Two RNAs folded together computationally: RNase P RNA and transfer RNA, 443 nucleotides in total.
The prediction has a mean pLDDT of 76.
It holds a member of the Rfam family "Bacterial RNase P class A". Rfam classes the family as a ribozyme.

[in-house]
RNA sequence: CUUGGUUUGUGAACUACCGCGGGGAGCCCUUGAGCUCUUCGAGGAAAGUCCGGACUCCAUAUGGCAGCGUAGUGGGUAAUUCCCAUCCGUCGUGAGGCGAGGACCAGUGGAACAGAGAGAAUGUCCAGAGCAUUGAUCCAAAGAGCGGGAACGGGAGCUUUUUGGGGAGCUGCUGGAGUGAAAGCAGCCAAACUCUGCGCGGAGCAAGAUCGAAUAGGAACACGUUUAAGGGCGGCCAGUCUGAGGUGUUCGGGUGGAUCGCUUGAGAAUCGUCAGUAAUGGUGAUUCCAGAUGAAUGGUGGUUGGCUUUAGAGGAUCAGACACCCUCUGAUGGCUACAGAAUCCGGCUUAUAGCAAACCUAUUGUC
RNA sequence: GGUCGCUUGGCGCAGUUGGUAGCGCGUUUCCUUGACAUGGAAGAGGUCACAGGUUCGAGUCCUGUAGCGACCACCA
Numbered sequence: 001c002u003u004g005g006u007u008u009g010u011g012a013a014c015u016a017c018c019g020c021g022g023g024g025a026g027c028c029c030u031u032g033a034g035c036u037c038u039u040c041g042a043g044g045a046a047a048g049u050c051c052g053g054a055c056u057c058c059a060u061a062u063g064g065c066a067g068c069g070u071a072g073u074g075g076g077u078a079a080u081u082c083c084c085a086u087c088c089g090u091c092g093u094g095a096g097g098c099g100a101g102g103a104c105c106a107g108u109g110g111a112a113c114a115g116a117g118a119g120a121a122u123g124u125c126c127a128g129a130g131c132a133u134u135g136a137u138c139c140a141a142a143g144a145g146c147g148g149g150a151a152c153g154g155g156a157g158c159u160u161u162u163u164g165g166g167g168a169g170c171u172g173c174u175g176g177a178g179u180g181a182a183a184g185c186a187g188c189c190a191a192a193c194u195c196u197g198c199g200c201g202g203a204g205c206a207a208g209a210u211c212g213a214a215u216a217g218g219a220a221c222a223c224g225u226u227u228a229a230g231g232g233c234g235g236c237c238a239g240u241c242u243g244a245g246g247u248g249u250u251c252g253g254g255u256g257g258a259u260c261g262c263u264u265g266a267g268a269a270u271c272g273u274c275a276g277u278a279a280u281g282g283u284g285a286u287u288c289c290a291g292a293u294g295a296a297u298g299g300u301g302g303u304u305g306g307c308u309u310u311a312g313a314g315g316a317u318c319a320g321a322c323a324c325c326c327u328c329u330g331a332u333g334g335c336u337a338c339a340g341a342a343u344c345c346g347g348c349u350u351a352u353a354g355c356a357a358a359c360c361u362a363u364u365g366u367c
Numbered sequence: 368g369g370u371c372g373c374u375u376g377g378c379g380c381a382g383u384u385g386g387u388a389g390c391g392c393g394u395u396u397c398c399u400u401g402a403c404a405u406g407g408a409a410g411a412g413g414u415c416a417c418a419g420g421u422u423c424g425a426g427u428c429c430u431g432u433a434g435c436g437a438c439c440a441c442c443a
Stems, first nucleotide, its partner, number of pairs: 001365001002362001004360007012304007020041008028032001043338001047349002050347005055204004062238004067200005072086005087101001088099004102195002107193002109189002124177005129171003138165009208260004218251006230242003253442003267288009305336004309331007368439007377392004386423001394410005416432005
């Protein structure tokens, strides 16, 4: 120098004029959604809504079934499908990356095509070994033994002997071939059903509370009025609470308002310090804090940055040059990403022009 | 803001315990007819929205992305 890996930062700055939203203060013989002053006003992802919590209501949210989620080991946290450490597996030359990583001798199920054969056994081809015309494997009959247990008797089956039939191969053997992801062995698949351990009540700020306005306080159907319907926010059972001119569904009618919840909290950032390998936790100091709701955070101009195109000049390289590379100047050159709060917070994932930093890799990388 | 669902030939749809993707209409060619319609025969047409993972193997199981759609206000 090239090459890759991991982690991180920044993601424009200043100014003039005109505007927008929230808070505070002041002014008016004018009390108005008035005017003036002052202060604050988007992000690293505000996004996807994938996890987890806070908060609110339903009962202080109870037991069981079903369902859903999760899974090496240890730690962190309010909690987690998060983070850290480590083991194992796997990919990479390596730095490193990835892993839903418990259990297929509890059960059920699956393996298309190919192949002789796919989990129960069967046994294709070649070679070897052994047995076999001194008649094997096979078939039939008879006898004996095993089966058989504390003991008696019997059956299937197996072993062996004899006799008869039959007439050339046979094998619980070894090695190889071929098919396939997997082939002679209780192997593989649980991001197959399932089993085991652990966790999960439901809904979500359009939660929920208060005030106000308006209307036809309506209609149909169903269930029920004490053996109690219905409701308690996805299903079932139990239990419990509530429960009477009532409840549910559908249709119809009216409103499209205000206030609270609402933003200061498991807060954030910076600099230290202590414990810990680390994630993280404790502690000290300083600084900071959007709160809209047909929804503010903007527009225009100027200056300076950054990148890039092109032209020129200089430098470096080289024996000397072109190009690449570095610096400067001009073209009033072009571009300046992804995106934008909506109850709040911790994570994850995804999008992101360009610039910058740290540490590391390269199997003998190049000079 | 919140909660759910869908994506398979040109169009409308099937596809279950994961094993070579089908149906109807449409379309192309041929036959039938003097010609057309109807009818008959044969065929073409698919990155199963996209990307990654699990698996021997994914339309199907898991994760992410994109596009489309549905529902949720209050009062009596």